[in-house]
Context: one part of a larger RNA
């Protein structure tokens, strides 16, 4: 290279959008690049082979003979792919009529709970643990009743329930805004699938510069345990957790499963549609999601099964024995921390 793989043995980019490319539905004619048949040229000589000959054999020579699988021409076919010119509607979009949603974005607002302030009431004690101590109270603490402040976060409804491409979204109202679904067939006619670089998004920590700041709470600090105890427990407690804006770009970023499309027994939940039928709240059939068992089929096994890990096809990423190592060293990007890209010797 061939070939072989990627749910858990090595290995699916974190996820979009999309540029070169690769690939691409039916049908009708044309031309004939590719493709397929013949016919010339051409493919120098040695050399491979085959088959015969001479050196005593053989290495080596010598004839003949295939063969040089290639190229360039010239005729012919037109099934296939590609080109050119029509059609079509099953892919794909628009329309037009319902639907459901924690999808975003920004303004607004509502109890509930902690804490903290101020006032009443009341008195030793409260905390907190296995147990206690550090704490906190006669300067009135805990506990209760009123009032106010401030910040985060939405009990219940809640659900293998929605909704996004993924990250993720959940209190109420408003506005603005993507997207999906289902009917309906009116319209356009392959306009499509993927996608090397590229570009956008991207949980949590982290960082920058201004706020904020109730709870929690890395570092810290006492207090216990304990042989220590730099921990687990307790009491405090700062960044940080919030908000703007700008960075950073990893995560077990997981379904450990890339993306499209077609095709392959079924049962039984559930969400959101439409249709029919009745018995009027149910059955029945179809759409499109989510799920759970299960055949054929796959698999090492375990499981997977129409949401395939089946049976095929396009298209990209990706592995190639463990350590050394996701490291050095260089490039790239960052304010940093560090991110990507990535080796070798050595060793076993």
């Nucleotide at each position: 290279c061939u070939g072989g793989g990627c749910g858990u043995a090595a290995a699916g980019c974190g996820c979009g959008c999309g540029u070169a490319g690769g690939c691409g539905g039916a049908u009708u004619g044309g031309a004939a690049a590719g493709u397929u048949g013949g016919g010339g040229g051409u493919g120098a000589a040695a050399u491979c082979c085959c088959g015969g000959g001479g050196c005593u054999c053989a290495a080596c020579c010598c004839c003949g003979g295939a063969a040089c699988u290639g190229c360039c021409u010239c005729c012919a076919a037109a099934a296939c792919u590609g080109c050119c010119a029509g059609u079509c509607u099953a892919g794909a979009g628009u329309u037009c009529g319902a639907g459901a949603g924690a999808g975003g974005u920004a303004a607004g607002u509502g109890g509930a709970a902690u804490u903290c302030c101020g006032a009443g009431u009341g008195u030793a004690g409260a905390g907190g643990u296995g147990a206690a101590a550090u704490u906190c109270g006669u300067a009135g603490a805990u506990a209760u009743u009123c009032g106010g402040a401030g910040g985060a976060a939405c009990a219940c409804c809640a659900g293998u329930g929605g909704c996004g491409a993924a990250g993720g979204c959940g209190g109420c109202u408003u506005a603005c805004u993507g997207g999906c679904u289902c009917g309906a067939u009116a319209c356009u006619g392959a306009c499509g699938c993927u996608g090397a670089g590229g570009u956008g998004c991207g949980a949590a920590a982290g960082u920058g510069u201004g706020g904020g700041g109730a709870g929690c709470a890395a570092a810290c600090a006492g207090g216990a345990u304990u042989a220590g105890a730099u921990a687990c427990c307790c009491u405090g407690g700062u960044a940080g957790u919030c908000c703007a804006c700008a960075c950073c770009g990893u995560a077990a970023a997981c379904g450990a499963u890339g993306a499209a499309u077609g095709c392959c027994a079924g049962a039984c939940g559930u969400c959101a549609g439409c249709a029919a039928g009745u018995a009027u709240a149910c059955u029945u059939g179809u759409u499109g999601g989510u799920g759970u068992c299960a055949c054929a089929c796959c698999u090492a096994a375990c499981g997977g099964a129409u949401u395939a890990a089946g049976c095929a096809u396009u298209c990209c990423g990706c592995c190639u024995g463990g350590g050394g190592a996701g490291u050095a060293c260089g490039g790239u990007c960052g304010c940093a921390a560090g991110a990507u890209u990535a080796a070798a010797a050595c060793u076993c």
Molecule: small-subunit ribosomal RNA, central domain
Organism: uncultured bacterium